[in-house]
The prediction has a mean pLDDT of 82. A computed fold for a 1492-nucleotide RNA from an uncultured prokaryote, annotated as small-subunit ribosomal RNA. The sequence is in RNAcentral, with records from ENA. It matches the Rfam family "Bacterial small subunit ribosomal RNA".
RNA sequence: GGGUUUGAUCCUGGCUCAGGAUGAACGCUAGCGGCAGGCCUAACACAUGCAAGUCGAGGGGUAACGAUGUCUUCGGACAGUCGACGACCGGCGCACGGGGGAGUAACGCGUGUAUACAACCUACCUUUAACAGGAGGAUAGCCCCGAGAAAUCGGGAUUAAUACUCCAUAACAUCGUUUUACCGCAUGGUAUUUCGAUUAAAACUCCGGUGGUUAAAGAUGGGUAUGCGUGACAUUAGUUUGUUGGUGAGGUAACGGCUCACCAAGACUACGAUGUCUAGGGGUUCUGAGAGGAUGAUCCCCCACACUGGUACUGAGACACGGACCAGACUCCUACGGGAGGCAGCAGUGAGGAAUAUUGGUCAAUGGACGCAAGUCUGAACCAGCCAUGCCGCGUGCAGGAUGACGGCCCUAUGGGUUGUAAACUGCUUUUAUUAACCAAGAAAGAUAAGUACGUGUAUUUAUUUGACGGUAGUAUAUGAAUAAGCAUCGGCUAACUCCGUGCCAGCAGCCGCGGUAAUACGGAGGAUGCGAGCGUUAUCCGGAUUUAUUGGGUUUAAAGGGUGUGUAGGCGGAUUUUUAAGUCAGUGGUGAAAUCUCUCGGCUCAACCGAGAAACUGCCAUUGAUACUGGAAGUCUUGAGUUUAGAUGAAGUAGGCGGAAUAUGUCAUGUAGCGGUGAAAUGCAUAGAUAUGACAUAGAACACCGAUAGCGAAGGCAGCUUACUAAUCUAUAACUGACGCUGAUGCACGAAAGCGUGGGUAGCGAACAGGAUUAGAUACCCUGGUAGUCCACGCCGUAAACGAUGUUCACUCGUUGUUGGCAAUACACCGUCAGCGACUAAGCGAAAGUGAUAAGUGAACCACCUGGGGAGUACGAUCGCAAGGUUGAAACUCAAAGGAAUUGACGGGGGCCCGCACAAGCGGAGGAGCAUGUGGUUUAAUUCGAUGAUACGCGAGGAACCUUACCUGGGCUUAAAUGUAUAUUGACAGUCAAAGAGAUUUGAUUUUCUUCGGACAAUUUACAAGGUGCUGCAUGGUUGUCGUCAGCUCGUGCCGUGAGGUGUCGGGUUAAGUCCCAUAACGAGCGCAACCCCUACCGUUAGUUGCCAUCAGGUCAAGCUGGGGACUCUAGCGGAACUGCCUGCGCAAGCAGAGAGGAAGGUGGGGAUGACGUCAAAUCAGCACGGCCCUUAUGUCCAGGGCUACACACGUGCUACAAUGGUCGGUACAGAGGGCAGCUACCUAGCAAUAGGAUGCAAAUCUCGAAAGCCGAUCUCAGUUCGGAUCGGAGUCUGCAACUCGACUCCGUGAAGUUGGAUUCGCUAGUAAUCGGAUAUCAGCAAUGAUCCGGUGAAUACGUUCCCGGGCCUUGUACACACCGCCCGUCAAGCCAUGGAAGCUGGGGGUACCUGAAGUCUGUAACCGUUCGCAAGUCGGAAGCUGCCUAGGGUAAACUUAGUAACUGGGGCUAAGUCGUAACAAGGUAUCCGU
Repeated sequence: GGGUUUGAUCCUGGCUCAGGAUGAACGCUAGCGGCAGGCCUAACACAUGCAAGUCGAGGGGUAACGAUGUCUUCGGACAGUCGACGACCGGCGCACGGGGGAGUAACGCGUGUAUACAACCUACCUUUAACAGGAGGAUAGCCCCGAGAAAUCGGGAUUAAUACUCCAUAACAUCGUUUUACCGCAUGGUAUUUCGAUUAAAACUCCGGUGGUUAAAGAUGGGUAUGCGUGACAUUAGUUUGUUGGUGAGGUAACGGCUCACCAAGACUACGAUGUCUAGGGGUUCUGAGAGGAUGAUCCCCCACACUGGUACUGAGACACGGACCAGACUCCUACGGGAGGCAGCAGUGAGGAAUAUUGGUCAAUGGACGCAAGUCUGAACCAGCCAUGCCGCGUGCAGGAUGACGGCCCUAUGGGUUGUAAACUGCUUUUAUUAACCAAGAAAGAUAAGUACGUGUAUUUAUUUGACGGUAGUAUAUGAAUAAGCAUCGGCUAACUCCGUGCCAGCAGCCGCGGUAAUACGGAGGAUGCGAGCGUUAUCCGGAUUUAUUGGGUUUAAAGGGUGUGUAGGCGGAUUUUUAAGUCAGUGGUGAAAUCUCUCGGCUCAACCGAGAAACUGCCAUUGAUACUGGAAGUCUUGAGUUUAGAUGAAGUAGGCGGAAUAUGUCAUGUAGCGGUGAAAUGCAUAGAUAUGACAUAGAACACCGAUAGCGAAGGCAGCUUACUAAUCUAUAACUGACGCUGAUGCACGAAAGCGUGGGUAGCGAACAGGAUUAGAUACCCUGGUAGUCCACGCCGUAAACGAUGUUCACUCGUUGUUGGCAAUACACCGUCAGCGACUAAGCGAAAGUGAUAAGUGAACCACCUGGGGAGUACGAUCGCAAGGUUGAAACUCAAAGGAAUUGACGGGGGCCCGCACAAGCGGAGGAGCAUGUGGUUUAAUUCGAUGAUACGCGAGGAACCUUACCUGGGCUUAAAUGUAUAUUGACAGUCAAAGAGAUUUGAUUUUCUUCGGACAAUUUACAAGGUGCUGCAUGGUUGUCGUCAGCUCGUGCCGUGAGGUGUCGGGUUAAGUCCCAUAACGAGCGCAACCCCUACCGUUAGUUGCCAUCAGGUCAAGCUGGGGACUCUAGCGGAACUGCCUGCGCAAGCAGAGAGGAAGGUGGGGAUGACGUCAAAUCAGCACGGCCCUUAUGUCCAGGGCUACACACGUGCUACAAUGGUCGGUACAGAGGGCAGCUACCUAGCAAUAGGAUGCAAAUCUCGAAAGCCGAUCUCAGUUCGGAUCGGAGUCUGCAACUCGACUCCGUGAAGUUGGAUUCGCUAGUAAUCGGAUAUCAGCAAUGAUCCGGUGAAUACGUUCCCGGGCCUUGUACACACCGCCCGUCAAGCCAUGGAAGCUGGGGGUACCUGAAGUCUGUAACCGUUCGCAAGUCGGAAGCUGCCUAGGGUAAACUUAGUAACUGGGGCUAAGUCGUAACAAGGUAUCCGU
């Protein structure tokens, strides 16, 4: 810096990615070289070999080898004489070098203490000084004997030394004593001086020397002390008895409780003792801008360790890796009696593990031990081997080459794109590779020989000799592009895209997330991108992360201010003077090992790597200065703080007294049937007299009005009046003290309500409980009762949403306004000032909301707290509490979010305003009956398919007997019904007839082209294109429904806001309307509204046939029938007319009102067409079109029959009725619109009729189809009827190839249900409802009672907007955004996971007490020994053994602690669709939440 919470936004906040690094591992791949690195795990166990020896110039000597000599039976033997040398005595070394990091939180390490040590040691080396005389006894080896399996051991004899002992000599050594001087850091030190005592030596020799002893000094190495620094946990708070100190002694190289005796009672600790866990420390390494964070492999320094534990010995040095003793565990040998061992040296083996190499070469170089030296030894070291483990370098070719080849892949596919100059092909080069050849540096010294200087010796010159690596590096010859490319990724972050397969499967995934039939996200392919002998993955660290914030964060609401005060430690602190110099600043000196890092230069062809130099190592110490600030010391001051005086204020606290109203109860009285309670009721009370009313009495609790965003208090909190005591605050004025201050971890005190204990009290209220309701249930909400409690006293508890969700204190920073308590001032006034309590606001701040002198602004000081959500304020532990519980307070696991503020919507059993046949007011229906029709269901071979709340259900279908038809059964066909192209063939095919068949179809017969001869035409065959009412309406186009003919939906510019967004479009009016007006940070505009269009209502005008007929004429039984006419009706063109235009009232205006005028019509006149942005993944792949998928002798196509018409049932939409406002019969009147030639048909005839037979007119204002209700009469008389017509029987008519399944109609007969329809529900506001008939489309006919139109007759009602439904605008709340059909909580049930408790069981750890106690040092004792002295006693020296103290280990006991495991048990987390309810989010339907 990016991704990720949201519909979108800003913020908070976590998760995650891109970078670098590694002693790495794994997967795929692999040409070479250089330089580095290579058991991170089991400090697990180890076979085998090697890793420390050397010196004969210390010694006695001679086991093996060689030389020489002698002897010889030729096998050999002898001789330490020589070279050499096993074993042995002796010296030096073995304490170095090498290893791994178990332990250790420590003076272990780091850094200092210029010289800490006035408490020390130091072999070998260097320098200086002095010395080395004499004597002695042993012992190993060798030899002999013995024990034993072995390891090994015992005895005897004999022997040497640079082994051992004694004497002498000796001081600058040590000890004691003595004198003087100087110095210091406390004890003290240094120098000088007197006397006394004690202590030494080794030889070898080439005669040069080497070696020895003592002393002093140096160098080197070590020991000790100390300042500072150096992990986690306080859920470890107290620890300690040699402990802390002193005196004395012992011990040590040396100081010291290091050890012991005695004395004292100290010592450490909140600046973290003690305990537990973890860990070697540092230079460094990685990362980071830095500060930091992490790290401690390789290399260097220090430490500790060497199978585990203990112990000492030797030695200059060890408590000793390849030494000793003991104990333990383990392994091995054994003759069972005993023995041996220690790879955390180099290789190597097993085991463990994701994982880490050869049982290699050489001492050539460097270094070490020993030696005079040669030299020997050296798994130190130098080299090689293995491993892409890392870093660095090189290569796998270069140039040309287009018809952009073939092939692959993709596409809009006769073609194009890409792979791609890539290949082929041509030319060139040769690093590397292979081949043959030459061949290093690293070598100096030393030794040998000769020479020079030369007495020895030493130095030096020349020659010769010494290479593991290695015939390696390098040089150069020949050949020939010849020998050499992969890995990961391609949805976003993040560079790189298409096809196929798969179909929430298989799988991917770092985060977000992909996959449910068109996947750039899975798998494959093509292509692309990145890096490249590597590339990816995993793990770990730093970074990004300012996400622990010193640099550099926060705490009103996101996580976070302690409930409040007081106050200890601590932190911080007013003015001024002097002094000091701790902090601070500057200079100087030292140190900060080397390597590393940085820079420069240089060496390997470059680089990595290596070397040299410089710089750096930001630190520490010392010293010399400076003195502003901070600190220390001493003084002064008054402004901070406090005291005194005066005044004022208040529900401040504690204790006592008093008061009235209300309530309840009791008594008495009046009085009678209910009261009470609720949404409605009931439980309850009441005739034994309630409720109500009055009087009186008693009791307890609380204090109306005043009363107020008023007051007081630190907070909790405090309210009738009054008294006493106590505290506080404010103001005024001076005086006094003189920084006495602020904050405040731990501590202490206070701390609502609930709760607990003891004792009282109890009117009202009232958890629990009981009853009544409500409810599906109701352990609730409501009601009637009611116990604890609420009240008082004393004592606990210690928590609250203890909130201003805002710690305390101080200073500073625009204004307006109200109010409380003072002061001041005054004129009946305003203004001022101090301390509080409120409101608004500027700047600023803030994510925003907001805050804003009462800061969340600007600064200072101190305290508290936070670091993703959940798990969890849980568990365990500790502590407090009588208990309830409080305080402190995790982890595993799990999620990618959780959250804050604001925005737009949607929603609310939120609010306001408004509208609509939405309700209401009415009229008529549906729901009951029968039938029609559609649907569901069921049935069926099939009952084809679709439509399914509103917005499916007389819908697609405006017309299923066949056809339609898509379904079923059966029978056929396979380029096939149409068209085109091409090939081939033919002159047919079609038609007609006959036969078979259910038919399709098949067979037969018959008829049979044109021509300019090129062909045309037609048919057949073949091939290619087909066909599909198969799937997906959730891939689509188009069309449609609905919200809704609702009034809305947006844009440009400007402005506001960090932004999403807002404004405009809101507000006040008005309208049917976002219609218009006014106002206005908005001004305009678009799609909608309205208007423009059509029909209708009036008039005019033009025109006058098929329409009309007033006037004139003719004519008929009658009739515009005829001549004629345009007047009227009408027809159909064009115009007019209506605009709140006029009047009155109201209003700023828009506009509204008036049964106003006028008018045919009046406020959009009525009706239609017209449907904004969008919503419902709404409907339709079966109208059509179309992507993809599927079928291809079938899911295509043809045919016959059947089915779509089924029928226990349920629903929708209708028709007909139930009758008298009616039925039946007779007579009689009036429409509009539309249709008509395969048609409508006048008229005539026949039939009861449906119809039939004739006949005429009309392709239509000409002919034709044609009304009913109505009106006038008659009859029926309230019945299942003269209502009603279903059903059934019979007889017919018509259409049609055909009416069986399955048509309509007519006539005769039959005469079912039904007597007005439950809950509920639908339509309609005027020419409307209701009612009456008519026409048309489809159509051969018709199941039409449907649909769409047409006219006739023609009402009732609307108070009004409370309620139901739907909608619009504004506002409010929201945890919703798939948007309330939303979200979401808890129990139970299931699976998985981690975890707490737990009777117990099993390990680990460190202590305590007691018992035992090896080796060993030390103490005591002392057999015994001795060329000590001594006549002897004895003395002196050594000393086994025994004893004692201590102790590793072992045992016993009771506890502690820490793990593992466990029947059972507790909660927690996670998991597409389980159960029960519905707690929360809206007033969430009882507001929610906090504590108890």